The RNA shown here (c-di-GMP-I riboswitch aptamer) has 91 nucleotides and comes from a Deltaproteobacteria bacterium.
RNA sequence: GUUCGUAAACGGCAAACCGUUUGAAAGAGCGGGACGCAAAGCCACUGGCCUAAGUCCAAACUUGUAAGGAUAUGGCAGCAGGGCUGCCGAG
Numbered sequence: 001g002u003u004c005g006u007a008a009a010c011g012g013c014a015a016a017c018c019g020u021u022u023g024a025a026a027g028a029g030c031g032g033g034a035c036g037c038a039a040a041g042c043c044a045c046u047g048g049c050c051u052a053a054g055u056c057c058a059a060a061c062u063u064g065u066a067a068g069g070a071u072a073u074g075g076c077a078g079c080a081g082g083g084c085u086g087c088c089g090a091g
Base pairs, nucleotide, nucleotide: 002091003090004089005088012037013036017032018031019030020029021028022027035078041084042083043082045081046080047079048076049075050074054071055070056069057068060065061064
């Protein structure tokens, strides 16, 4: 430098759920808690998924209200690919 993660060490992270804060929501922060994780460290670039405040369209009717539909400019890195970085060990 590269490939790998069977065993070990130092250790690390923390799903669901609960409390609380935040947000229109999805979700996120903090505390508790551990299902799991060898990048479950970081980045929304590609695909995917979630949400729809605002915007646009709009059934209906009580004519200014609005069922519903579309939409990311909001998210998910613990969905996959890609990019960047990194601990220990083995070959």
It was read from a public genome assembly, where an Rfam model found it. Its mean pLDDT, the model's own confidence on a scale to 100, is 87.